Context: one part of a larger RNA
C1' cells in the first nucleotide's frame, strides 16, 4: 500500500457552522485539455521471446526478426469528462396564508412543601432502624393553630407527547430571538452535497473573583453493624448544589449505529398540518406531507437483530480500525489559573 471493515467482536469526531479539496440536475451549440483511435519520429547495444547458423550436444557465441504496454509530434473522432457561452426548472432557495412545540435569553409574579425566627394552646417524651445507639426535649421539644423570613424546586395536566443540531429543556405572564411543518401560487435560476486545517456550541464535577445559602449533601464527626468496617444503616455536617462575570472542554456526550441524495411489501398506535367525503357543526371513515413508536416480508447479518427512521440496494464526501498487555500511559508539542485535557510511541511480553 492493497484488500477488508466501524450496533454488539478493533473501529462514526459529543454536534454545528464552514474554508481548501472531492463530488455535482436538464437540455442547445462550441471548444477540445482529459479520453478513443491513425500516421510520423523516437524508445542504442545487450537480455528476455520467435525463426536460423556455429562450437560433436548443452551452456556459450553469431545473423535476423518480432517486442519495447512509453515519450514527442501531427492530423482526427465528441458519447463521457473538463473548459468557456448562453438558455431551462425537477435539486436549492425567496416571498405569501396559516400551524404546532418544556427551542434559546432577559424581567416579573404565584401556590404546595421543607428549615428557621417570634407568639398561642399543650405535656412528656420525640425522632430513628432488622433491632437500637448517638442526636433532640421539663431552659417546655414532638403534636397544633394563626403570623413572619429565606432559598430551591415546580405536584396533579405528563404521554415509547412536543421542542433542538448535540448537550439539553417542565408553574404562569410580558419582551427580544432562532429554527421548523403544512397549503397555495409567484419570483432566482443549481446558488447544491460533503467538509481536512479552522471557528462556535457542549450535562455533570471542578477551578477563579464576588454575592447567596432552605432542603439535599462528598470530606469529616459521633452512634450502630462486624472479626475487623477507614462502608452499606442512622444522627449531625462543610465544601458543591443557586446567581452573575471568566475558565475548564471531558461521559455509557448511546440510536455503542457520521452527513446528504434515490430506490425497495405491508399491517397497526400516536404528534403536528393539508384535503375528500358526511354533516347544522363537530366525531367517524377515506387520501395526502412531516415526525415519532410498534410488528412484519424481501433483503442483509457470525448469530443477536436491522428491515422506507436499514444494519436493504446504490452512488458522494468526511472521519476512524488493524492481535492482547505495556498504554485513555512515557517523551515531545499545543492549551489550561490549577485539576488536567489534545496529539500519542517504544523496549519488553503473551
Nucleotide at each position: 500500500u492493497u484488500g477488508g471493515g466501524c450496533g454488539u467482536a478493533a473501529a462514526g469526531c459529543g454536534c454545528g457552522c464552514g474554508u481548501a479539496g472531492g463530488c455535482g440536475g436538464c437540455a442547445u451549440g462550441u471548444u477540445a485539455g482529459g479520453u478513443c483511435g491513425g500516421g510520423u519520429g523516437u524508445g542504442a547495444a545487450a537480455g528476455c521471446c520467435c525463426g536460423g547458423g556455429g562450437c560433436u550436444c548443452a551452456a556459450c557465441c553469431c545473423c535476423g526478426g518480432a517486442a519495447g504496454u512509453g515519450c514527442a509530434u501531427u492530423g482526427g473522432a465528441u458519447a463521457c469528462u473538463g473548459g468557456a457561452a448562453g438558455g431551462c426548472u425537477a435539486g436549492a432557495g425567496u416571498a405569501c396564508c396559516g400551524g404546532a412545540g418544556a427551542g434559546g435569553a432577559g424581567g416579573g409574579c404565584g401556590g404546595a412543601a421543607u428549615u428557621c425566627c417570634a407568639g398561642g394552646u399543650g405535656u412528656a417524651g420525640c425522632g430513628g432502624u432488622g433491632a437500637a445507639a448517638u442526636g433532640c426535649g421539663u431552659a417546655g421539644a414532638u403534636a397544633u393553630c394563626a403570623g413572619g423570613a429565606g432559598g430551591a424546586a415546580c405536584a396533579c395536566c405528563g404521554g415509547u407527547g412536543g421542542c433542538g443540531a448535540a448537550g439539553g429543556c417542565g408553574g404562569c405572564c410580558c419582551u427580544c430571538u432562532g429554527g421548523u411543518c403544512c397549503g397555495a401560487u409567484a419570483c432566482u435560476g443549481a446558488c447544491g452535497c460533503u467538509g481536512a486545517u479552522g471557528u462556535g456550541c457542549g450535562a455533570a464535577a471542578g477551578c477563579g473573583u464576588g454575592g447567596g445559602g432552605a432542603g439535599c449533601a462528598a470530606a469529616c464527626a459521633g452512634g450502630a453493624u462486624u472479626a475487623g468496617a477507614u462502608a452499606c444503616c442512622c444522627u449531625g455536617g462543610u465544601a458543591g448544589u443557586c446567581c452573575a462575570c471568566g475558565c475548564c472542554g471531558u461521559a455509557a456526550a448511546c440510536g455503542a449505529u457520521g452527513a446528504g441524495u434515490a430506490c425497495u411489501a405491508g399491517g397497526u398506535g400516536u404528534u403536528g398540518g393539508a384535503g375528500g367525503u358526511a354533516u347544522u357543526g363537530a366525531c367517524c371513515c377515506c387520501u395526502u406531507c412531516a415526525g415519532u413508536g410498534c410488528c412484519g416480508c424481501a433483503g442483509c447479518u457470525a448469530a443477536c437483530g436491522c428491515a422506507u427512521u436499514a444494519a436493504g440496494u446504490a452512488c458522494u464526501c468526511c472521519g476512524c480500525c488493524u492481535g492482547g498487555g505495556a498504554a485513555c500511559u512515557a517523551c515531545g508539542g499545543c492549551c489550561g489559573c490549577a485539576a488536567g485535557g489534545c496529539u500519542g510511541a517504544a523496549a519488553c511480553u503473551c